[in-house]
Bacterial RNase P class A from Bradyrhizobium sp., 434 nucleotides, folded computationally. It was read from a public genome assembly, where an Rfam model found it. Model confidence (mean pLDDT): 75 of 100.
RNA sequence: UCAGUCGGCCGGACGGCCGCUCCUGCUACGGUCGAAAGGCUGCGGGAGAGGAAAGUCCGGGCUCCAUCGACAUACGGUGCCGGAUAACACCCGGCGGGGGCGACCCCAGGGACAGUGCCACAGAGAACGAACCGCCCUCCACAGCAGCGCAAGCUGGGACGGAGGGUAAGGGUGAAAAGGUGCGGUAAGAGCGCACCGCGGGUCCGGCAACGGAAACGGCAUGGCAAACCACACCGGGAGCAAGACCGAAUAGGGACGGCAACGCGGGUUCGUUCGUGCAAGCGAAAACACCGCAGGGCGAUGUCAGGCUCGCCGUCCGGGUAGGUUGCUCGAGGCAACGUGCAAACGUUGUCCCAGAGGAAUGGCCGUCACGUAUCGUCUCGCGAAAGCGGGGCGGUGCCCUACAAAACCCGGCUUACAGGCCGGCUGAUAUC
Numbered sequence: 001u002c003a004g005u006c007g008g009c010c011g012g013a014c015g016g017c018c019g020c021u022c023c024u025g026c027u028a029c030g031g032u033c034g035a036a037a038g039g040c041u042g043c044g045g046g047a048g049a050g051g052a053a054a055g056u057c058c059g060g061g062c063u064c065c066a067u068c069g070a071c072a073u074a075c076g077g078u079g080c081c082g083g084a085u086a087a088c089a090c091c092c093g094g095c096g097g098g099g100g101c102g103a104c105c106c107c108a109g110g111g112a113c114a115g116u117g118c119c120a121c122a123g124a125g126a127a128c129g130a131a132c133c134g135c136c137c138u139c140c141a142c143a144g145c146a147g148c149g150c151a152a153g154c155u156g157g158g159a160c161g162g163a164g165g166g167u168a169a170g171g172g173u174g175a176a177a178a179g180g181u182g183c184g185g186u187a188a189g190a191g192c193g194c195a196c197c198g199c200g201g202g203u204c205c206g207g208c209a210a211c212g213g214a215a216a217c218g219g220c221a222u223g224g225c226a227a228a229c230c231a232c233a234c235c236g237g238g239a240g241c242a243a244g245a246c247c248g249a250a251u252a253g254g255g256a257c258g259g260c261a262a263c264g265c266g267g268g269u270u271c272g273u274u275c276g277u278g279c280a281a282g283c284g285a286a287a288a289c290a291c292c293g294c295a296g297g298g299c300g301a302u303g304u305c306a307g308g309c310u311c312g313c314c315g316u317c318c319g320g321g322u323a324g325g326u327u328g329c330u331c332g333a334g335g336c337a338a339c340g341u342g343c344a345a346a347c348g349u350u351g352u353c354c355c356a357g358a359g360g361a362a363u364g365g366c367c368g369u370c371a372c373g374u375a376u377c378g379u380c381u382c383g384c385g386a387a388a389g390c391g392g393g394g395c396g397g398u399g400c401c402c403u404a405c406a407a408a409a410c411c412c413g414g415c416u417u418a419c420a421g422g423c424c425g426g427c428u429g430a431u432a433u434c
C1' cells in the first nucleotide's frame, strides 16, 4: 500500500418566528360542550420516536378464566457438554464435523444391532446374494507354426471359437460398490499374510463433562438417509391490553323447534316455612317449599384417583340492547459511570439520572447559517511516465443536495430482515522498503 475478516459508532447540527401533544406546580371555583359520566378553558416549569420502532419467529412480566392437584396416554416443542439468565430454541465458553492459505465462518450436532421404510436413472450388482469388459486354470479343437520322417503319419504347442471352474485385484456404471497405500504370496486374485493409516471393544491417563491421548489386542470392518416414520430423554393449562377494572345511559333474565339426561331416597331443629299456644320471650307439632346429606348428570384432548363448582347438556332458527367517559398507560428483570469477580456471557457494590404516553393517533411550517455528499473551475502537492497523460490528496469559488432503511401504541430480553454515505479499532494474508 492492497485484499480479507471480526467488532463498535454516526446516519445531520445551530439560531429565530409561529404552531402541536403530554407531565407537573400555582391560582380561581367562573365560563363552555354534553342526556349523564365527564371533557375543555388562566399563569409558570419540564419532556417529546428507532437501531431496527419492521417481521409477529421465540421467551417472559402483567390481566382474566371452576379443575392452572397426582398418575398414564394423546398432541405440541426442544435435542453435544458446561455456564449465565426472570426465562428461552437467544447469549458465552468448550467438544465434534465441514469450508477456508489464514484470521475466521457454518452445522434441525442425541439414536441406524428396537422396528418399518427409501436410495430414481445408469449399472452384473445399492447391503442376504449376484459378474458387463477383463484375468487365470482344465477339457474339446480346426486355421496357421515348429520338430522327426523318403512318404504315410507321429509329437509339440495352439490365436479365433465352444464347454466347465476360480476371481473381485485392473477397467466400466453411478452421488455412493462392502476399508486405503505399499510389499509378499497365488494358477490368477482377495486382509490371504505383513507394515503403516483407518476401524472396533476393553484397560490406563487427562478433563466437571461432551470428548481427547498412549500402549497392547483384535474379527481385519453389517453403507447412507431419522430437516423419513419412529424409539429415547426433558419441557408444556387456556386466552390475551380488542386482556381486564370502574362510572354513566339503555334493553328483552327474550322466543320457537329437535335430541340426550334427570324429575329419586333420607333427615327434623342448628337457622328459615306452616299450624297450635302464649302479652312477649318461648314451648309443642308438621314435612308441601326452603336447607343438609346420599344418588344421578355436566365441568377446556382422553382415562383413573382425590378435591371442588354447578343443576342441566348439545344443535338450528328468529329477535332485542350496548359504539359514551375514565383507567389499565409508563419508576422499570430501567439507563449511564466507576470499581471488583469471571476467559467471556454476565453478576455484585457505590454513585448519578428520570429519558413519549397518543387514542384515527402529537414533534410540523417558514427563514438564515454550517456540516456531509456531488458536479465544475482555479491552485498547491504526491506517485507512475522520456513526454503527452493517468490516478490520489489539501485549500478556495460557484451551483445542486438537506440525504439510506424507515415511525411508538401494555412493557421487557432476544432472533430475523432492510439500510445511501461515513468514521474508529483488532486480527489474517500478499507485496515493497529499511
Stems, first nucleotide, its partner, number of pairs: 001430010012370007020048007030041004050405001054416002057414005062240004069305005075236005080094004095109001096107004111230001115229002117225003132171002134167007145156004179197006199218002204213003244327004254318007264294004272289001273286005296311004334353008373400012